[in-house]
Context: one part of a larger RNA
RNA sequence: CCGCCCGUCGCACCUACCGAUUGAAUGUUUCGGUGAAGAUUCCGGACCGGAACUUGAGCGCUUCGCGGCGCACUGGCGAAGGGAAGUUAUCUAAACCUCAACAUUUAGAGGAAGGUGAAGUCGUAACAAGGUUUCCGUAGGUGAACCUGCGGAAG
Numbered sequence: 001c002c003g004c005c006c007g008u009c010g011c012a013c014c015u016a017c018c019g020a021u022u023g024a025a026u027g028u029u030u031c032g033g034u035g036a037a038g039a040u041u042c043c044g045g046a047c048c049g050g051a052a053c054u055u056g057a058g059c060g061c062u063u064c065g066c067g068g069c070g071c072a073c074u075g076g077c078g079a080a081g082g083g084a085a086g087u088u089a090u091c092u093a094a095a096c097c098u099c100a101a102c103a104u105u106u107a108g109a110g111g112a113a114g115g116u117g118a119a120g121u122c123g124u125a126a127c128a129a130g131g132u133u134u135c136c137g138u139a140g141g142u143g144a145a146c147c148u149g150c151g152g153a154a155g
Base pairs, nucleotide, nucleotide: 001130003127006123007122009120011117012116013115014114015113017111018110021107023106024105025104026103027102028101029100032097033096034095037092038091039090040089043086047082048081053076054075056073058071059070060069061068062067133154134153135152136151137150138149139148140147141146
């Protein structure tokens, strides 16, 4: 009791989940490739250097003279030594690229759950003997609350 109250469906919002996209981003690591730069090394040898030798004229000493010796200057050639660019090989190796692995984050049509809200929709399952007493287990079925069978309990 003109009470209370259950579930489907619809609407709005929230939470996590699945999800094609051979999805995306960041980081780390392994293999492979390209490989700056550096170190050592094989050469290289611009340039510097200037022993020794030598041309020329000068001065000094010496010689009767030719000549010899010394000094500084000038030109040539030029040993030793130093040494830039470049270059051979080896090693170290930044950075970048490809593939893969791992970790973190993230987009996504759609799907399927749970929750919240209301004055939505459908019914009326429960509460009174709630109009088929209720509840538990189990099996089957149904728009939905539920219905039916079997067993059990009385809350």
The part of an RNA shown here (small-subunit ribosomal RNA, 3' minor domain) has 155 nucleotides and comes from Fucus serratus.
The coordinates come from a structure-prediction model, not an experiment, and the mean pLDDT is 80.
Its Rfam family is "Eukaryotic small subunit ribosomal RNA". Clan: SSU clan.
The RNAcentral record of the full RNA draws on SILVA.